This is a predicted structure of an 87-nucleotide RNA (c-di-GMP-I riboswitch aptamer) from a Candidatus Berkelbacteria bacterium. RNAcentral holds the sequence, with entries from Ribocentre.

[in-house]
RNA sequence: AACCGAUAAAGGCAAAUCCGUCAAAAGACGGAGACGCAAAGCUACCUGUCUAAACCCGUAAAAGGGCAUGGCAGAGGGGCUACCGAA
Numbered sequence: 001a002a003c004c005g006a007u008a009a010a011g012g013c014a015a016a017u018c019c020g021u022c023a024a025a026a027g028a029c030g031g032a033g034a035c036g037c038a039a040a041g042c043u044a045c046c047u048g049u050c051u052a053a054a055c056c057c058g059u060a061a062a063a064g065g066g067c068a069u070g071g072c073a074g075a076g077g078g079g080c081u082a083c084c085g086a087a
Base pairs, nucleotide, nucleotide: 004085005084012037013036017032018031019030020029021028022027035074041080042079043078045077046076047075048072049071050070055066056065057064
């Protein structure tokens, strides 16, 4: 230094749920709260997945269908970075 990861030490993050704000929604953010996490830190590059406002198709008008330009990094992979040090 790389890999690796302990019933170690110091710290860290925070699922569901509830409240508030934003959003068309998915979801995000703040507070409370801890199911879990050794990258549950960052990144939509690949796969996956959620939503479908606008738009397109459709309709007499609806209904209905399509679509990410919106998300999810706590679905998997890749890339970047980082604390500690038993075996």